[in-house]
Molecule: transfer RNA
Organism: Neosalanx taihuensis
RNA sequence: GCAUUAGAAGCUCAACGAAAGAGCGCCGGUCUUGUAAGCCGAAGGCUGGGGGUUCAAGUCCCCCCUUUUGCU
Repeated sequence: GCAUUAGAAGCUCAACGAAAGAGCGCCGGUCUUGUAAGCCGAAGGCUGGGGGUUCAAGUCCCCCCUUUUGCU
């Protein structure tokens, strides 16, 4: 340099173009002599950046950034 994979909550990951979610974690409560586990609840996202298509984009298209793997 070329091709390819991926980018979403603190972490790991879902989400036919039509309401952004789960598990774990963090916080609060409950339970316990106490801690852990269990149970209940809450917080936390301008979906890597910019533009385009569309009534509507995390999803489709283009450019850029970062990243996986391969080739040279």